[in-house]
RNA sequence: GAGGGUAUAGCUCAAGCGGUAGAGCGUAUGCCCAGCAAGCAUGAGGUCCUGGGUUCGUUCCCCAGUACCUCCA
Numbered sequence: 001g002a003g004g005g006u007a008u009a010g011c012u013c014a015a016g017c018g019g020u021a022g023a024g025c026g027u028a029u030g031c032c033c034a035g036c037a038a039g040c041a042u043g044a045g046g047u048c049c050u051g052g053g054u055u056c057g058u059u060c061c062c063c064a065g066u067a068c069c070u071c072c073a
Base pairs, nucleotide, nucleotide: 001072003070004069005068006067007066010025011024012023013022019056027043028042029041030040031039049065050064051063052062053061
């Protein structure tokens, strides 16, 4: 320098190819217990990497960038 891939909740990751998205773990509250853990119930938590463009409307399409991984030279 050229190619490919990844970026989604606090962490690890799904799904969705245009109509505001989920799980596990973690966490909060309650139940249970003498108490703790475990268990059970309920809840909170996301500008879907950033900025533009297209569109009635974009996490998704287009362009440009950023970070990381991989491969070629």